[in-house]
RNA backbone atom coordinates (compact mmCIF):
# COMPACT_ATOMS: atom_id res chain seq x y z
C1' N A 1 0.00 0.00 0.00
C1' N A 2 -3.38 -3.15 -2.75
C1' N A 3 -7.20 -6.57 -3.24
C1' N A 4 -10.88 -10.56 -1.04
C1' N A 5 -14.23 -11.34 3.33
C1' N A 6 -15.98 -10.30 8.40
C1' N A 7 -18.29 -6.71 12.17
C1' N A 8 -19.52 -1.55 13.41
C1' N A 9 -20.55 3.19 12.60
C1' N A 10 -21.41 6.93 8.68
C1' N A 11 -23.82 8.40 4.18
C1' N A 12 -26.88 7.88 0.09
C1' N A 13 -30.26 4.31 -3.76
C1' N A 14 -34.85 1.42 -5.60
C1' N A 15 -39.13 0.84 -2.89
C1' N A 16 -45.66 3.26 0.50
C1' N A 17 -42.15 0.53 3.53
C1' N A 18 -40.45 5.61 8.54
C1' N A 19 -40.37 7.47 13.55
C1' N A 20 -42.43 7.26 18.81
C1' N A 21 -44.34 4.30 22.86
C1' N A 22 -44.12 0.20 26.52
C1' N A 23 -46.80 -4.45 29.12
C1' N A 24 -41.72 -6.50 23.94
C1' N A 25 -46.43 -9.15 21.16
C1' N A 26 -51.66 -12.60 16.86
C1' N A 27 -48.67 -5.02 20.14
C1' N A 28 -50.08 0.13 20.41
C1' N A 29 -49.99 5.13 17.57
C1' N A 30 -48.66 8.77 13.96
C1' N A 31 -47.29 8.97 9.61
C1' N A 32 -47.40 7.02 4.34
C1' N A 33 -48.94 3.10 0.42
C1' N A 34 -52.81 -0.46 -1.29
C1' N A 35 -57.60 -3.03 -1.63
C1' N A 36 -62.77 -4.34 -1.09
C1' N A 37 -67.27 -0.71 -1.08
C1' N A 38 -73.69 3.36 -2.82
C1' N A 39 -75.98 7.43 -5.72
C1' N A 40 -74.92 10.40 -9.52
C1' N A 41 -71.76 9.44 -14.12
C1' N A 42 -69.87 4.38 -17.00
C1' N A 43 -70.45 0.25 -19.60
C1' N A 44 -74.39 -2.84 -22.22
C1' N A 45 -72.22 -6.69 -24.85
C1' N A 46 -69.27 -9.30 -22.12
C1' N A 47 -68.62 -14.10 -19.65
C1' N A 48 -61.51 -20.81 -20.46
C1' N A 49 -59.21 -17.45 -25.81
C1' N A 50 -61.60 -16.79 -17.94
C1' N A 51 -61.30 -12.06 -15.12
C1' N A 52 -59.28 -9.14 -12.18
C1' N A 53 -55.04 -6.87 -8.71
C1' N A 54 -49.74 -4.77 -6.78
C1' N A 55 -45.79 -2.93 -10.02
C1' N A 56 -41.96 1.78 -14.49
C1' N A 57 -41.95 -3.10 -16.53
C1' N A 58 -46.26 -2.25 -21.74
C1' N A 59 -46.10 -3.62 -26.65
C1' N A 60 -43.79 -5.79 -31.48
C1' N A 61 -40.54 -9.00 -34.06
C1' N A 62 -36.49 -13.37 -34.94
C1' N A 63 -34.61 -18.21 -33.70
C1' N A 64 -34.30 -22.44 -30.90
C1' N A 65 -37.28 -26.73 -28.80
C1' N A 66 -41.81 -28.75 -26.92
C1' N A 67 -46.37 -29.74 -28.27
C1' N A 68 -50.96 -31.54 -31.05
C1' N A 69 -57.06 -29.90 -29.08
C1' N A 70 -58.90 -27.19 -33.58
C1' N A 71 -58.36 -25.97 -38.99
C1' N A 72 -55.37 -27.70 -43.82
C1' N A 73 -52.06 -31.14 -47.65
C1' N A 74 -51.19 -36.04 -48.84
C1' N A 75 -51.41 -41.73 -48.04
C1' N A 76 -53.84 -46.14 -45.84
C1' N A 77 -58.17 -47.91 -44.15
C1' N A 78 -64.08 -48.75 -43.77
C1' N A 79 -68.15 -49.79 -47.29
C1' N A 80 -69.67 -52.84 -54.31
C1' N A 81 -68.63 -48.06 -56.21
C1' N A 82 -68.70 -43.02 -56.44
C1' N A 83 -69.30 -38.60 -52.22
C1' N A 84 -69.46 -38.06 -47.72
C1' N A 85 -67.98 -39.65 -42.81
C1' N A 86 -64.59 -42.32 -39.26
C1' N A 87 -60.26 -44.46 -38.16
C1' N A 88 -54.78 -43.79 -38.53
C1' N A 89 -49.71 -42.30 -40.63
C1' N A 90 -46.71 -38.26 -42.07
C1' N A 91 -45.71 -33.46 -43.65
C1' N A 92 -47.29 -27.86 -43.65
C1' N A 93 -48.84 -23.70 -41.92
C1' N A 94 -51.84 -20.84 -38.70
C1' N A 95 -53.29 -21.01 -33.20
C1' N A 96 -50.42 -22.56 -28.00
C1' N A 97 -46.41 -22.57 -24.08
C1' N A 98 -41.17 -21.99 -22.79
C1' N A 99 -36.11 -20.35 -23.49
C1' N A 100 -32.69 -16.87 -25.56
C1' N A 101 -32.07 -12.44 -28.65
C1' N A 102 -33.21 -7.03 -30.80
C1' N A 103 -36.57 -3.02 -29.93
C1' N A 104 -40.49 -0.36 -27.20
C1' N A 105 -44.74 2.35 -24.06
C1' N A 106 -42.71 3.47 -19.41
C1' N A 107 -39.15 4.21 -15.18
C1' N A 108 -34.87 4.87 -12.07
C1' N A 109 -29.24 6.97 -10.81
C1' N A 110 -25.59 10.56 -11.34
C1' N A 111 -24.51 13.98 -3.69
C1' N A 112 -27.43 19.98 -0.03
C1' N A 113 -33.23 19.89 -1.89
C1' N A 114 -36.93 21.67 -5.35
C1' N A 115 -36.74 22.65 -11.33
C1' N A 116 -35.30 23.15 -16.42
C1' N A 117 -31.61 21.70 -20.48
C1' N A 118 -28.00 18.87 -21.90
C1' N A 119 -25.12 14.05 -21.29
C1' N A 120 -24.12 9.66 -19.85
C1' N A 121 -25.32 4.68 -17.43
C1' N A 122 -28.99 1.56 -15.90
C1' N A 123 -34.30 -1.17 -15.43
C1' N A 124 -38.16 -2.77 -19.04
C1' N A 125 -39.36 -8.17 -13.39
C1' N A 126 -41.92 -11.05 -10.48
C1' N A 127 -46.05 -12.17 -8.09
C1' N A 128 -51.04 -12.72 -5.64
C1' N A 129 -56.69 -13.22 -6.11
C1' N A 130 -59.64 -17.60 -7.24
C1' N A 131 -64.69 -18.02 -11.32
C1' N A 132 -64.71 -12.46 -8.44
C1' N A 133 -64.53 -7.48 -7.97
C1' N A 134 -65.90 -0.40 -13.61
C1' N A 135 -66.32 4.51 -11.02
C1' N A 136 -67.81 4.86 -5.51
C1' N A 137 -69.22 8.83 -0.08
C1' N A 138 -69.78 6.37 4.58
C1' N A 139 -67.70 1.73 6.12
C1' N A 140 -64.83 -2.77 5.83
C1' N A 141 -59.77 -4.27 5.60
C1' N A 142 -54.22 -5.43 4.64
C1' N A 143 -48.82 -3.84 4.10
C1' N A 144 -44.49 -0.71 6.65
C1' N A 145 -40.60 -5.87 3.47
C1' N A 146 -36.87 -6.91 0.70
C1' N A 147 -32.66 -5.72 -2.00
C1' N A 148 -28.16 -2.46 -2.76
C1' N A 149 -23.38 1.33 -3.61
C1' N A 150 -23.95 5.77 -7.45
C1' N A 151 -21.13 10.68 -7.64
C1' N A 152 -21.34 14.84 -15.50
C1' N A 153 -22.47 19.63 -16.92
C1' N A 154 -24.93 24.59 -17.38
C1' N A 155 -28.77 27.98 -15.67
C1' N A 156 -32.21 31.35 -13.19
C1' N A 157 -35.07 31.61 -8.18
C1' N A 158 -37.09 29.28 -3.83
C1' N A 159 -35.36 27.06 0.81
C1' N A 160 -31.90 24.51 3.85
C1' N A 161 -26.74 23.40 5.83
C1' N A 162 -21.81 24.97 6.92
C1' N A 163 -17.30 28.27 7.69
C1' N A 164 -15.80 33.29 8.80
RNA sequence: AAUAAUAUUUGGCCAAAUUUCCAUGUGAAAAUGGGGGAACCAAUCUUUAGGGGUGAAUUUUACUUCGAAUCUUGGAUUGAAUUAUUUCCAGUGAUGAAGUGAAUAGGGCAACUGUGCAUGCCCGAAUCCGUCAGCUAACCUCGUAGGCCUUUGCAGCAGGAGCC
Predicted 3D model of a 164-nucleotide RNA (c-di-AMP riboswitch aptamer (ydaO/yuaA leader)) from Paenibacillus anaericanus. Its Rfam family is "c-di-AMP riboswitch aptamer (ydaO/yuaA leader)". From the family's description: This family represents a conserved RNA structure found upstream of the ydaO and yuaA genes in Bacillus subtilis and related genes in other bacteria. Its mean pLDDT, the model's own confidence on a scale to 100, is 75. Lineage of the source: Bacteria > Bacilli > Caryophanales > Paenibacillaceae > Paenibacillus.